[in-house]
Context: one part of a larger RNA
RNA sequence: UAUAAUUGAAGGAACUCGGCAAAUUAACCCUGUAACGUCUGGAGAAGGGGGACUCUAGCUUCAUAGAGUAUCUAAAAAGAGGGGACGGCGACUGUUUAUCAAAAACACAGGACUUUGCUAAAUUUAAUAAUGAAGUAUAAAGUCUGACACCUGCCCAGUUCUUAAAGGUGAACAGUUAUAGGUAAAGCCUAUUAACUUAAGCCCAAGUAAACGGCGGCUGUAACUCUGACGGUCCGAAGGUAGCGAAAUUCAUCGGCGGGUAAGUUCCGUCCUGCAUGAAUGGUGUAACGACUGUCCCACUGUCUCCAAUUAUAAUCUA
Numbered sequence: 001u002a003u004a005a006u007u008g009a010a011g012g013a014a015c016u017c018g019g020c021a022a023a024u025u026a027a028c029c030c031u032g033u034a035a036c037g038u039c040u041g042g043a044g045a046a047g048g049g050g051g052a053c054u055c056u057a058g059c060u061u062c063a064u065a066g067a068g069u070a071u072c073u074a075a076a077a078a079g080a081g082g083g084g085a086c087g088g089c090g091a092c093u094g095u096u097u098a099u100c101a102a103a104a105a106c107a108c109a110g111g112a113c114u115u116u117g118c119u120a121a122a123u124u125u126a127a128u129a130a131u132g133a134a135g136u137a138u139a140a141a142g143u144c145u146g147a148c149a150c151c152u153g154c155c156c157a158g159u160u161c162u163u164a165a166a167g168g169u170g171a172a173c174a175g176u177u178a179u180a181g182g183u184a185a186a187g188c189c190u191a192u193u194a195a196c197u198u199a200a201g202c203c204c205a206a207g208u209a210a211a212c213g214g215c216g217g218c219u220g221u222a223a224c225u226c227u228g229a230c231g232g233u234c235c236g237a238a239g240g241u242a243g244c245g246a247a248a249u250u251c252a253u254c255g256g257c258g259g260g261u262a263a264g265u266u267c268c269g270u271c272c273u274g275c276a277u278g279a280a281u282g283g284u285g286u287a288a289c290g291a292c293u294g295u296c297c298c299a300c301u302g303u304c305u306c307c308a309a310u311u312a313u314a315a316u317c318u319a
Base pairs, nucleotide, nucleotide: 001314002313003312004311005310006309007308008307010305011304014303019300028050029049030048031047036041038147052069053068054067055066056065057064082298083297084296085295086294087293088292089290090289094106095105110145111144112143113142114141115140116139122131123130124129148285149284150283151282153215154214155213158212159211161207162206163205167203168202169201174197175196176195177194178192179191180190181189182188216234217233218232219231220230243277244274255271256270257269258268259267
């Protein structure tokens, strides 16, 4: 000096991106336990107390009561929760990047749409064949959402998908007609031209958004001012409803106000001026849960003020 430990005056997070690490707590018994809640829970909430050994009373023992003893002790060692408050996200248990990511990602029960009537759809395959399924729409497959509660607005113009068959367009083959050539002629053959007959598709028409998606400007106006319930105008398929909102979304921004601190770009509540929220690309809530993430408080501590001592091991130097 490094590594692994032990101890520490006064202070107690002043350390730091951040209490990272360490410390505290810890088993058992008694007591006691809030908000909230899906009435199961929350909960070991929180908080408080107890014990060893000897003697006495009582007694089978335990338990209980009283008195005393001991430096310490519930426990030889080991094992063995720190707690509380408020947010975000995800309902939950679970799954995942074997070897830098365990999560708010995936899954999930539940919800919805679409396909499929059985030799099913879908999938594998060159084919046979197989899975689906020794199942049969309360089934199987695909896609989206993601417990539960309250809900899920408007738009079918564009792009999908579905339906219908009226019209338009629509290839080749084939046939018919016309022209030219071959042949003495007919027939037949060849070539060219034009027209007719003609499928899917496309155009056209309708439906479809828990299909992909989308959901506006400008301007005037109320008896102070401000604001604009109200009006005008342009555009559009329709102009964003309920909610939520400086948010995991807010650029300006450390927005304004309030709370917490002596002091708070973070945090909590509220406002709405939403650069650029918004309803199964789900919206808003939510008890319980989380090695998730943000903030605060109590306890605790060598994280720190500010370092010191000791033990073990290793290396280096000297003898």